């Protein structure tokens, strides 16, 4: 120091979320040693049992021991009590307290036991009283009587330096009106003591005591500045309250407390009120400025169950004292007692959690004592507990066959891994002995010597942030997650594993602080569109404020002095082996108080000046603003003419008016509202707003070589006023327009939207509201930074001029517009009326929702408005610009896309495909266009994948390996036998089966060795089993649409543009011109193929013939002339010439795009089946059949049927083939066998539409053939399911086809017939090709579709088949109102009223009254939080209803 995360991608706002450091902590796993520290954060919750505060016998008096005795005593010990000190500390806690508690710095009105230091004294009395004795109550605490003794206990006297009082008087300051202070002098009052103990015969003396006094240290009380959390949704608060005289109490100032007067005092610099919460030195982060925090160590307040409350005392209103009250607990003879662990240990309970009912006064420290000394849970030690620091160690060097084994694995290997075994070595730490130090001990420390690599390694993580990668199961499950997110069959994201990575006796999880967060910005942010400028003015507090002179010295700067205790942190030593940790020096930095000196700036005084402001004068300007008057045109309604049948309305109509006379027109009359034209990006005003004239009133602005005044300014919380519509109150008015509401349409539905009525209002008067996209989404003001051009309002010069005025030039004030200076900005954009560069001031923001909601206060007649949250969710909302896609936006174009025009589909009956249903199976695929006579250019068996049956198991089929066998011969092979429907089983001396080389040798026989063959085992084999969403390949489609990019360069903060946009033109991103581009490449094109004219050459078919037929090759066409039209160049028309003017077709498919089709052509990665999902065999199905939908054939007829006759092609095939003459048959077809491996011979006469002639004669007809019935032929082992052909006989539907919808632009439709592949045959009417006959129509692009370009909108990006809101219904879940309940604070008022304290009376003693007081009680409010049937919203929940409001012109622009 930064990273992830909002999008399809940017950039910018902005929240989230991690990477870093701590903790008194806890969990989970795991744990060798040692040193130093720490160790109940919860229930200030209850607490058994010990123990934490006692000591002096050198104050006193006894009382028991013991010693001693010379019997008088002396000497020691203990013990209870009296006396003294001490218990106010030392130890715990932080409950309460927002406070002079605490910090700091200062202060005067104080007190002080012990200690120090100075000074002085210590004389002589008296009267009790525990203990002790008797005696009484009581269970027990304990209490009472009586009697008796001592003191350093307790009370008089005496003295009194020095304190205090009181008086008098001297001196000096200040006042002067009476006086106040200070300092010394005299006189009067007041008030002290306690003695022990060595020694000694005994005093003198030592020494501990005591009494007064002064001082001083250290300790306490008081009091003041400053500084010390959050809520204003907590705005007024106070009656001892604020000050005063006077008393009273205190150690002492004071309302501290009482009585009297006064009426004050505090407050927006936050008073009262509520909430949290002991301060601090310090700790923790942090670059720092801050932010969080006060646990261990110090100081300091506070508190001892809870709540009063005083005694003792130098000190308390006292933690291990007292005395009441209340919970609680104990004890108990019921009558009555007793207790207080927030001291140390320990239990109980609570809790995620927090140790031992050790040891010891040896050290430090304290209490008492003259001392020995006792006491000491303070403390010093040990124990427990990885809580935390800190420091060892778990071993060190060699060591490759890179060992077993584990994982992976392209099967070759690679990792674990020098790791490890093994050899060497070495003892830190353990164990053992031994000396020696030290400690109270328990141990600890050092030193020596043995022992043995020994007794010692987790724990997290491993997709990014973040360092670390793989395999196995899992398959949106089952978990995972800190944030993006991971998991629906190839998960480096769950779960084992191997393997790494981090850290290490600890690792991680979790909780809290800082940090990162410049995400509350002082340092160090913003506010036109991201949250954010009050709707607009005036204006008081309050901050800011021109120019000069002088003075002051407050802020401000220098220095001086003090002062922030110590620890602690920096620093330099130094001590434990080193560190932690202990210790000794030093020094800031920063903060307060005080002095001193500077005076530049700011501020206070005081003076001047005029640039800022104001005020005056002269001159103008305007829809500013209020009244009152008043014009004419429109409308409506009423009256009266004229006039006849419709009129309004609308996309279309209705509803409505009209023959009782509308609409329409002419006339008059009344109402009422707005003010045509002038009129404009013009004018005025603070804003809202302002529009016919004329008068009155009335505020503002502008301009001037002028006058005055002399900083009088600027802004502006809180506060006033104004503030469009709408809407409230009250009274009017109401012509038109018009929520509500009514009635017609449109629609599924219309509570809308369009059409007919129409009430509120909309006007006007008086009052109220107080919001608005009150918008420039842009506060006010004052300076200062290039310009152009233009309105208004003055003003000055010059020209003109008809003296109205026009023009030009400058200069002030005013509003607009431009974008090229600069600069800003995230971009859009701003740009002298800034959003620039700078000052002063006010206002607002801090992630989205929830919510501008709830409560709560204020305001208002109400509606409502102001002011204004939480809980709970989300991980993003958002601001600007890219690119694409999309619009019932927009321009331009193009296409058999419409339109024209032919000729069909869809209506029958049939083929064929498909769904759908059946089925034991009806095998699979293909599903909008782009599946559906598709894969299938040929399903009776085969195919065949599927369904029943029966067979085989290294396999039908490939290659390897090991045995065993065999090569004059096996059960392998070929036959043949048997069972069987076959496969297959089972029998068989019937048959056929190499070659080399050596031994032997008579044919030959053994044997080696390659070669073949068989058996069994083992490796494999096999899969039309799955996944086209793992995948090559191949194909469909957009679209033969005219598109898709790239390198440099320029512009951009970047996505990206640009280039490819723009004009003109092309079938073309065809050319061309222009242009920050400049050029390229994939694509068009064209090269390639067929045909269309012509030309050379060559050719076989019995001969010739060939311009003509085949093959080969070349010419030709390039828009080459001419005109014309725009011109700028390219292009476009027309004209000739030519066979032909991008001539027709045909191969050829840019970047992609549909997770498009295909795992079943093949191929292939991954899963699965292996006596089966593999393989064989026999039949069967892939041909079913109420239907439905797609392609197709024949028709329905006379432009026709049938009959006879007679012409005219071109591609193709053809030895398991085509098959001729000829013969039989009615025909299929047989038979026949010539020719032909084909320009020869055959299919095949090569053909049909055609043409002639003849018949039919509009009819379900002689049209139409379909469906059946018999007989035939043919192909095939086999024609039953299930072919095909020919004859007879039969003779359905069907008489031109609803909504709809296909094909075609010429050699095209349409129409005829003719060959082919597949194929034994054929269900082909399907599919590729071939010719023959050969038309009709295109105005034109408004409309459907689909495509390409440019712009444009946008809240789409899975990309309009998107997004998206709202009600309902279901679940959750937090808050919110609520009738009521529950429990709590702190007050008030009343009643009771302990223990104490206080005032009166009173007493010999016990006392009586009164005030004051905690705790209780009562009562009316109050504030807090708890729970509430139910009732309104809100929030979230893959796949609920309904309807579309929003987003494009969103289909009624849309939003306040």
């Nucleotide at each position: 120091a930064g990273a992830g995360u909002u999008u399809g991608a940017u950039c910018c706002u902005g929240g989230c979320u991690c990477a870093g450091g701590g903790u008194g902590a806890a969990c989970g796993c795991u744990g060798g040693c040692g040193g130093u520290g720490u160790g109940c954060a919860u229930u200030a919750a209850g607490c058994a049992u010990g123990c934490a505060a006692g000591u002096g016998g050198a104050a006193c008096g006894g009382u028991c021991c013991c010693g001693u005795u010379u019997c008088g005593g002396c000497g020691g010990g203990a013990c209870a009590g009296u006396c003294g000190c001490g218990a106010a500390c030392g130890g715990c806690u932080g409950a309460g307290u927002a406070a002079c508690g605490c910090g700091u710095a200062g202060g005067a009105a104080u007190c002080u036991a012990c200690c120090u230091c100075u000074u002085g004294g210590u004389g002589g009395g008296g009267a009790a009283u525990a203990g002790c004795c008797c005696c009484g109550c009581g269970a027990a605490a304990g209490c009472g009587g009586g009697g008796u003794u001592a003191a350093u206990a307790c009370c008089g006297c005496a003295u009194a330096a020095g304190a205090u009082c009181a008086g008098a008087u001297a001196u000096c300051g200040c006042a002067u009106c009476u006086g106040c202070g200070a300092u010394g002098u005299c006189u009067g009052a007041u008030g002290a003591a306690a003695g022990g103990a060595u020694g000694u015969a005994a005093c003198u003396a030592u020494u501990c005591g005591c009494c007064g006094a002064g001082a001083g240290a250290g300790g306490a009380g008081c009091c003041u500045g400053c500084g010390u959390a959050c809520c204003a949704u907590c705005a007024g608060u106070u009656u001892g309250u604020u000050g005063g005289u006077a008393g009273g109490g205190u150690a002492a100032c004071g309302g501290c407390c009482u009585a009297c007067c006064a009426a004050g005092a505090c407050u927006a610099u936050g008073a009262c009120g509520g909430u949290u919460a002991g301060g601090g030195g310090g700790c923790g982060u942090g670059a720092g400025a801050g932010c969080g925090u006060g646990g261990c160590c110090c100081c300091c307040c506070a508190g001892a169950a809870u709540g009063g409350c005083a005694c003792u005392g130098a000190g308390a209103c006292a933690c291990g004292g007292g005395c009441c009250a209340u919970a609680c607990a104990c004890c108990u003879a019921c009558g009555g007692g007793u207790g207080g662990c927030a001291g140390c240990a320990a239990c109980u309970g609570g809790g995620a959690a927090u140790c031992g009912u050790g040891c010891g006064c040896a050290a430090u420290g304290g209490a008492c004592g003259a001392a020995a000394g006792u006491c000491u849970g303070a403390c010093g030690c040990c124990g427990c507990g990885a809580c935390a620091c800190c420091g060892c160690g778990u071993g060190a060097a060699g060591g490759a066959u890179g060992a077993a084994g584990g994982c992976c694995u392209u099967c070759g290997g690679g990792u674990c891994g020098u790791a490890a075994a093994c050899u060497u070595c070495u003892u830190u730490u353990g164990c053992c002995a031994u000396a020696g130090g030290u400690g109270a001990g328990a141990g600890u420390c050092u030193a020596u010597g043995g022992c043995g690599a020994a007794u010692a390694a987790g724990c997290a993580c491993c997709c990014g942030c973040u360092a670390a990668c793989u395999u196995c199961a899992u398959g949106c499950c089952a978990g995972c997650a800190g944030c993006u997110g991971c998991g629906g069959u190839a998960a480096u994201a769950c779960g084992g594993a191997g393997g790494g990575u981090g850290c290490a006796a600890g690792c991680g999880u979790c909780a809290c602080c800082c940090g990162g967060a410049u995400u509350u910005a002082u340092u160090g942010g913003g506010c036109g569109u991201a949250a954010a400028g009050c709707g607009u003015u005036c204006g008081c507090a309050g901050g800011c404020g021109u120019c000069u002179u002088g003075g002051u010295a407050a802020g401000u700067u220098a220095c001086a002095u003090u002062u922030c205790a110590a620890a602690g942190a920096c620093u330099g030593g130094g001590g434990c082996u080193c560190a932690a940790c202990c210790u000794c020096g030093g020094g800031a930095a920063g903060g307060g108080a005080u002095g001193u000196a500077a005076u530049a700036c700011u501020g206070c005084c005081a003076g001047g000046a005029u640039a800022g402001a104001a005020a005056g004068a002269u001159c103008u300007c305007g829809g500013g603003g209020c009244u009152a008057c008043u014009a004419g045109a429109a409308c409506u309604a009423c009256c009266g003419g004229u006039g006849u049948a419709g009129g309004g309305g609308u996309g279309a109509a209705a509803u409505c008016c009209g023959u009782u006379g509308a609409u329409a027109u002419c006339g008059g009359u009344a109402g009422g509202a707005a003010u045509u034209c002038c009129a404009a990006g013009g004018g005025c005003g603070a804003a809202g707003g302002c529009g016919g004239g004329u008068a009155g009133c009335u505020a503002g602005g502008g301009a001037u070589a002028c006058u005055u005044u002399g900083a009088c300014g600027c802004u502006c919380a809180g506060g006033g006023a104004c503030g469009u519509a709408a809407g409230c109150u009250a009274g009017g008015g109401u012509a038109g327009c018009g929520a509500a509401a009514g009635g017609g349409a449109u629609u599924a539905g219309a509570g809308a939207c369009c059409c007919c009525u129409g009430u509120a209002g909309u006007c006007c008067u008086a009052g109220c509201c107080g919001u608005a996209a009150a918008c420039g989404a842009u506060g006010c003001u004052c300076g200062c930074u290039a310009g152009c051009c233009c309105c208004u309002g003055g003003u000055u010069c010059c020209g003109a001029u008809u003296u109205a005025u026009c023009g030009g030039a400058g200069u002030c004030a005013u509003g607009g517009g431009c974008g090229u200076a600069a600069g800003c900005u995230a971009a859009c954009g701003c740009g002298u009326g800034a959003a620039g560069c700078g000052a002063g001031c006010c206002g607002c923001c801090u992630g989205g929702g929830g919510a501008g909601u709830a409560c709560g206060c204020g305001c208002g007649c109400a509606a409502g408005c102001g002011u204004a949250a939480a809980a709970c969710u989300c991980a993003a909302a958002g601001g600007a610009a890219u690119u694409g896609a999309c619009g019932g936006g927009g321009a331009c174009c193009u296409g058999c896309a419409c339109a024209a025009c032919c000729a069909g589909u869809g209506g029958a009956g049939c083929a064929u495909g498909u769904g759908g249903u059946u089925u034991a199976a009806u095998u699979c695929g293909a599903a909008a266009c782009g599946a559906a006579c598709c894969g299938a250019a040929g399903a009776a068996c085969c195919u065949u994948a599927c369904c029943c049956g029966g067979g085989u198991u290294u396999g039908a089929c490939a290659u390897g390996u090991a045995a065993u066998u065999c090569u004059u011969a096996a059960u392998g092979c070929c036959g043949c036998c048997u069972a069987g429907a076959g496969a297959u089983a089972g029998g068989u001396u019937g048959g056929a089966a190499u070659g080399u080389c050596a031994a032997c040798u008579u044919u030959g026989u053994u044997g080696a060795c390659a070669g073949g063959g068989a058996u069994u085992a083992c490796a494999c084999a096999g899969g039309u089993g799955u996944u086209g969403c793992a995948u090559g390949g191949c194909c469909g489609u957009c679209g033969u649409c005219a598109g898709c990019u790239c390198g440099u360069g320029c512009c951009g903060u970047g996505g990206g543009g640009u280039g490819u946009u723009c004009c003109c033109u092309u079938a073309a991103g065809u050319g061309g011109g222009g242009u920050a581009a400049c050029g390229a490449g994939c694509g068009c094109a064209a090269c390639c193929c067929c045909u269309g004219u012509c030309c050379c050459g060559a050719g076989u078919u019995a001969a010739a013939u060939a311009u003509u037929c085949u093959c080969g090759g070349g010419a030709g066409a390039c828009u080459g002339g001419u005109c014309c039209g725009a011109u700028u160049u390219u292009c476009g028309g027309a004209c000739a010439g030519g066979a032909a003017g991008c001539g027709g077709g045909g191969a050829c498919g840019a970047c992609g795009u549909c997770a498009g089709g295909u795992c079943a052509g093949c191929a292939u990665g991954g899963c699965c089946c292996u006596u089966a999902u593999a393989u064989c065999c026999g039949g069967g199905g892939c041909u079913a059949c109420a239907c439905a939908c797609a392609u197709g054939c024949u028709a329905c007829a006379a432009u026709g049927g049938g009959g006879c006759c007679g012409a005219c092609a071109a591609u193709g095939g053809g030895u398991u083939g085509c098959c001729a003459a000829g013969c039989g048959g009615a025909a299929a077809c047989g038979u026949g066998g010539a020719g032909c491996u084909a320009a020869u011979c055959c299919c095949a006469u090569c053909a049909a539409a055609c043409g002639g002639c003849c018949u039919c004669u509009c009819a379900g007809u002689g049209g139409g053939g379909a469906u059946u019935g018999a007989g035939g032929g043919c192909u095939g082992c086999a024609a039953c399911u299930c072919g095909c052909c020919c004859u007879c006989a039969u003779g359905a539907a069907c008489g031109u086809g609803g909504a709809a919808u296909u094909g075609g632009u010429a050699g095209u439709a349409a129409u005829c017939g003719c060959g082919g592949a597949u194929c034994a045959g054929c269900u082909a009417u399907g599919c590729c090709g071939c010719g023959g006959u050969g038309a009709a129509u295109a105005c034109g692009u408004u409309c459907u579709c689909a495509g390409g370009u440019c712009u444009u909108g946008u809240a789409c990006a899975c990309a309009c088949c998107g997004c998206c809101c709202g009600u309902c219904a279901a679940g959750u879940c937090a808050g919110c109102a609520a009738a009521g309940u529950u429990g709590g604070g702190g007050g008030c008022a009343c009643c009771c009223g302990a223990a104490u304290c206080c005032c009166g009376c009173a007493u010999g003693u016990u006392g009586c009254g009164g005030g004051a007081g905690a705790a209780g009680g009562u009562g009316a409010a109050u504030c807090c939080a708890g729970c509430g049937a139910u009732g309104a919203g809100g929030a979230u929940u893959a796949a609920g209803u309904c309807g579309u409001a929003a987003c494009a012109a969103g289909g009624u622009a849309a939003c306040c």